[in-house]
RNA sequence: GACCGGACGGCCGCUUCCCGCGUCUUCGGACGCGAGGAGAGGAAAGUCCGAACUCCGCAGAGCAGUGUGCCGGAUAACGUCCGGGACGUCAGGUUCAAGCCUGAUGGACGGAAAGUGCCACAGAAAAUAUACCGCCCCGGAAACGGGGUAAGGGUGAAAAGGUGCGGUAAGAGCGCACCGCCGCGGCAGUAAUGUCGCGGGCAGGGCAAACCCCACACGGAGCAAGACCAAAUAGGAAGGAAGCCCGCGGCUUUGGCCGCGAGCACGUGCCGGCUCGGUGCGUCAAACCUUCGGGUAGGUCGCUAGAGCCGGGCAGCAAUGCACGGCCCAGAGGAAUGGUCGUCCCGCGGCAGCAAUGUUGCGGACAAAAUUCGGCUUACAGGUU
Numbered sequence: 001g002a003c004c005g006g007a008c009g010g011c012c013g014c015u016u017c018c019c020g021c022g023u024c025u026u027c028g029g030a031c032g033c034g035a036g037g038a039g040a041g042g043a044a045a046g047u048c049c050g051a052a053c054u055c056c057g058c059a060g061a062g063c064a065g066u067g068u069g070c071c072g073g074a075u076a077a078c079g080u081c082c083g084g085g086a087c088g089u090c091a092g093g094u095u096c097a098a099g100c101c102u103g104a105u106g107g108a109c110g111g112a113a114a115g116u117g118c119c120a121c122a123g124a125a126a127a128u129a130u131a132c133c134g135c136c137c138c139g140g141a142a143a144c145g146g147g148g149u150a151a152g153g154g155u156g157a158a159a160a161g162g163u164g165c166g167g168u169a170a171g172a173g174c175g176c177a178c179c180g181c182c183g184c185g186g187c188a189g190u191a192a193u194g195u196c197g198c199g200g201g202c203a204g205g206g207c208a209a210a211c212c213c214c215a216c217a218c219g220g221a222g223c224a225a226g227a228c229c230a231a232a233u234a235g236g237a238a239g240g241a242a243g244c245c246c247g248c249g250g251c252u253u254u255g256g257c258c259g260c261g262a263g264c265a266c267g268u269g270c271c272g273g274c275u276c277g278g279u280g281c282g283u284c285a286a287a288c289c290u291u292c293g294g295g296u297a298g299g300u301c302g303c304u305a306g307a308g309c310c311g312g313g314c315a316g317c318a319a320u321g322c323a324c325g326g327c328c329c330a331g332a333g334g335a336a337u338g339g340u341c342g343u344c345c346c347g348c349g350g351c352a353g354c355a356a357u358g359u360u361g362c363g364g365a366c367a368a369a370a371u372u373c374g375g376c377u378u379a380c381a382g383g384u385u
Base pairs, nucleotide, nucleotide: 001385002384003383004382006344007343008342009341010340011339012338014039015038016037017036019034020033021032022031023030024029041366045377046376048375049374050373051372052371053222054221055220056219065218066217067216068215069214070084071083072082073081074080085109087106088105089104090103091102092101093100094099110213111212115211116210117207118206119205132153133152134149135148136147137146138145139144161179162178163177164176165175166174180202181200182199183198184197185196186195187194188193226301227300228299229298236292237291238290239289240288243264244263246261247260248259249258250257251256265283266282267281268280269279270278271277308327309326310325311324313322314321315320345364346363347362348361349360350359351358352357
């Protein structure tokens, strides 16, 4: 890194589906009994990315914000995966040495030559370079002073190209060779990039997981999305149903209108088995009745046949894709998948035994679906390889 993650059986239960019988029914179904089928994971977890699906939003452009960031490929998509490149680290080989070669391994791997900023402590100096020790030259008896020097020492995470030879007072790309670097060109490669040649002694320390710059992408919410059916109560809208006469008073535009009282009629409630009767209320819109519409409780759908699983085949270095054959594998909704017993398995300990082994006790993890997939990350007793 990959894989498994206790096995078998009995009994008692739970969720769901199908069948049979029975009871009830508003004829939709509900309940009960019996029999049978199916019933968690490698991470179902964190909810960190990416999608499907659903609803809302949306002229166009820009700013802001967020994310991604070597190249090519895979994919529905991705910040994932595969292949390649450059770089770092480690090991081995090789070289006088720098370096080079081989193998393993690591990751937010665009830009530090657009600009700004930062680089603690230590150190002489942390980026316009600089002289602490040392080295060299000059002056001086010396202490010391003036100058040269970045080879050596020291500090630091990092010190101004590196190594070697020459050179020099000592040094220094000062000169040369090799390596590195910069510029130009050729060749190879889809590309990242590599390689070769020519020119240049060499400028331009590091940090962008500091601001920033560049390129590209990005609307929001999430199955408690959302769709349908739809009580009771309260509220909204529309409609329906039965009136006249008399008296008195008030107002008046002299047409009537309003209030009170009595009568009859009508409607309706109560008493009552019904009629008569009695009594209350009402008579132009309140109660009442009918209808409509919104929402709630509740119910149904969404809901599991899918970027599905298994098998071998073909294409490809691989990720993966293609075609074929076979299979159906939880779908609940406060939420089932459990408990117990027996036999066995694994680990540890005790006892018996020279040992093989027997016997006995304890333990067997992390964690559990809730719309569904693809990833990443994290947790995990024990076992296999």
Description:
Bacterial RNase P class A from uncultured Candidatus Sulfotelmatobacter sp., 385 nucleotides, folded computationally. RNAcentral holds the sequence, with entries from MGnify. Its mean pLDDT, the model's own confidence on a scale to 100, is 77. Lineage of the source: Bacteria > Pseudomonadati > Terriglobales > Candidatus Korobacteraceae > Candidatus Sulfotelmatobacter. It matches the Rfam family "Bacterial RNase P class A". It is annotated as a ribozyme.